[in-house]
Molecule: c-di-GMP-I riboswitch aptamer
Organism: Methylomonas sp.
RNA sequence: GCUAUUUAUCGCCACACUCGUUGCAAAACGAGGCCGGAAAACCAAGGAUCUAACGAUAGAACACCUCUAUAGUUAGACAGCCAGGCUGCUACU
Numbered sequence: 001g002c003u004a005u006u007u008a009u010c011g012c013c014a015c016a017c018u019c020g021u022u023g024c025a026a027a028a029c030g031a032g033g034c035c036g037g038a039a040a041a042c043c044a045a046g047g048a049u050c051u052a053a054c055g056a057u058a059g060a061a062c063a064c065c066u067c068u069a070u071a072g073u074u075a076g077a078c079a080g081c082c083a084g085g086c087u088g089c090u091a092c093u
Base pairs, nucleotide, nucleotide: 004093012037013036017032018031019030020029021028022027035080042085043084046082047081049077050076051075052074053073054072056070057069058068059067060066
């Protein structure tokens, strides 16, 4: 110097929730907060999940308007769900 490991140091991030703003929504951003994280740094949407719209099938209601569920298509969201790329810190070994 490099690699692995992660019990250790200096530190870092910030779940839920609350307030404000944006958005039809999922959610994002900022502030507070601190569940957790050894990459919970960065990149990227492959899989999963979520939202909206559309038509299809089934059920309910029915004077009209409709509602729910299922899978599909399109458009979005999500990287602190999994997987991928890439970089960094470090006591001991």